Source information:
This is a predicted complex of two RNAs, RNase P RNA and transfer RNA, with 454 nucleotides together. Rfam match: Bacterial RNase P class A. It is annotated as a ribozyme. Model confidence (mean pLDDT): 77 of 100.

């Protein structure tokens, strides 16, 4: 320098003209004019998680339901994040393996609690005998040699070595063993469970002893553990406006109709100028909540890190159908073309997108640019 | 603003405990007819909205996104 991987950050600027929202001041009472200040984002988006806040017993019980799932930590909280463990995969270490180093991925509890599923093929898909192998033990029949043997067959049984199928075939290799075989036994190895020792907060790692042979799927039901009360700014509070306290039918008045409260059952609370249905009539508005906060910036201390503590400074949109814009010129970046290269000229382009109670995350979209770390290749010192 | 549902040929729909994507209409070709329609015979046409994942295997299960629709004062 080029390429690749991973992570972080920025995301146009200046001038002029016209225009918009909010607040303040002045003129002024037209609901206008003038001046000043201020005016989108890294995602404001999707509304996918979590929290604040508010109401409902400041929240209760049970069932149902939902979510999460290696460990430790961070945090207001989380399904987010950090650091690790384990597994898989790729690269490097000249080569395969081991080991070591690095990148990426993992919804990573339980299949030995139970149920269910595993198409086609195959004998068999989890209580495996189709072909094959065997006849020691059992029954029957036949033949040969002749007095208990051999051969063959049928029944009955044994057998997971071999065959082929499949995504997956009943621990692997070797030896012993047997009628033939088989973890049936043994050695080595892999795995599971229990237990002990050492290291680690822990997941787990290393080693010893004993037992074992039960394939996969839980993003199938489920089990275990943990967490979750419901609603959602149309929450909720205050004010204004309105009035028919009308008519008809039904129900009820404490042994209480009915209402509120979470999907259901309780429980709790309210409850008589009441409740339900029909007819008829009235209102249709404003303020708060609402932007000073788990805030931002800088410094410092601490921690491997996510973060946390302390100090200083700053105030940074606030609408209620929604303002934050348009045009012109210039600059800058990038792309392309030409001139024939210290550069110049021309053309094009500058994304994704638009606050609506607030905050922390995740996910998704994005022209272009910058920085950091690691790896590979080449050149120079 | 919030909640819920759906997405399969051109159109309307199927596809069940996850196992070869099917049917009707339409389109095209041929036959029949003087011609058209109807009728008959045959053919083409989607890999299931997109991207990942689980699984031996995904329209189906899970996650994220996109598009459309319905409901609520």
């Nucleotide at each position: 320098a080029a390429g690749g991987c991973a992570g972080g950050c920025c995301g146009u600027c200046c001038u002029g003209u016209c225009g918009c929202g909010u607040c303040c001041c002045g003129c002024c009472u037209g609901u206008g004019c003038g001046g000043g200040a201020u005016g989108a984002g890294g995602a404001a988006a999707g509304u996918c998680c979590g929290g604040g806040c508010a109401a409902c017993a400041c929240a209760g019980a049970g069932c149902a339901g939902c979510a999460u799932a290696c460990u430790u930590c961070c945090u207001a909280a989380c399904g987010g994040g950090a650091a690790g463990c384990c597994g898989g995969u790729c690269c490097g270490u000249a080569u395969c393996a081991c080991g070591c180093g690095g990148g990426c991925c993992g919804a990573g509890a339980g299949a030995a609690a139970g149920u269910g599923c595993c198409a086609c093929a195959g004998a068999a898909a989890a209580c495996a005998a189709c072909c094959g192998c065997c006849u020691g033990a059992c029954u029957c029949c036949g033949g040969c040699c002749c007095u208990g043997g051999c051969c063959a067959g049928a029944g009955a049984g044994g057998u997971a070595a071999g065959g082929g199928u499949g995504a997956a075939a009943a621990c692997g290799u070797g030896a012993g063993g047997u009628a033939a075989g088989a973890g049936c036994u043994c050695a080595c190895g892999a795995c599971u469970c229990a237990u002990c020792c050492g290291g680690g907060c822990g997941a787990c790692c290393g080693g010893g002893u004993g037992a074992g042979g039960g394939g996969g799927c839980a993003a199938a039901c489920c089990u275990u553990a943990u967490g979750c009360g419901u609603u959602g700014a149309g929450a909720g509070g205050c004010c204004a406006a309105a009035u028919a306290a009308g008519c008809c039918g039904g129900g009820g008045a404490u042994u209480g109709a009915g209402g509120g409260u979470u999907g259901c059952u309780c429980g709790c609370c309210c409850g008589a100028u009441c409740c339900c249905g029909g007819c008829g009539g009235g209102u249709a508005g404003g303020c708060c909540g609402u932007u000073a906060g788990a805030a931002a910036u800088g410094g410092u201390a601490u921690g491997u890190g996510a973060g946390u503590g302390c100090c200083a400074u700053u105030c940074c949109a606030g609408a209620u159908a929604a303002a934050u814009g348009a045009c012109a010129g210039g600059a800058a970046g990038c792309a392309c073309g030409c001139c024939a290269c210290a550069g110049g000229c021309g053309u094009g382009u500058u994304a994704c997108a638009g606050a609506a109670c607030c905050c922390g995350g995740c996910u998704u979209a994005c022209a272009g640019g910058c920085c950091u770390g690691c790896c590979u290749u080449u050149u120079c010192u | 603003u919030g909640u819920c549902c759906u997405g399969u040929g051109g159109u309307g729909u199927a596809a069940u405990u996850g196992g070869c994507a099917a049917c009707a209409c339409g389109u095209c070709u041929g036959a029949u007819u003087c011609u058209g329609g109807a009728u008959c015979a045959g053919a083409a046409g989607a890999g299931u909205c997109c991207a990942g994942g689980u699984u031996c295997g995904a329209c189906c299960c899970c996650u994220g996104g996109c598009a459309g629709g319905a409901c609520a004062a």